[in-house]
RNA sequence: GCCCACAUAGCUCAGUCGGUAGAGCACGUUCUUGGUAAGAACGAGGUCUCCGGUUCAAAUCCGGAUGUGGGCU
Numbered sequence: 001g002c003c004c005a006c007a008u009a010g011c012u013c014a015g016u017c018g019g020u021a022g023a024g025c026a027c028g029u030u031c032u033u034g035g036u037a038a039g040a041a042c043g044a045g046g047u048c049u050c051c052g053g054u055u056c057a058a059a060u061c062c063g064g065a066u067g068u069g070g071g072c073u
Base pairs, nucleotide, nucleotide: 001072002071003070004069005068006067007066010025011024012023013022019056027043028042029041030040031039049065050064051063052062053061
């Protein structure tokens, strides 16, 4: 220098035919127990990396930027 993949909650990741953003763990409150562990109910937490384009509508499609990982020279 060229090519490929990835970027979504604190962490690990789903969400791929464009139409209300989700799960597990962690966290908070309450309940359950004589107490602990365990369990149950509820809840909080997100500019879906950034900029632009297409569209009535974009996490999703297109272009570019940045970052991470890998390959080639």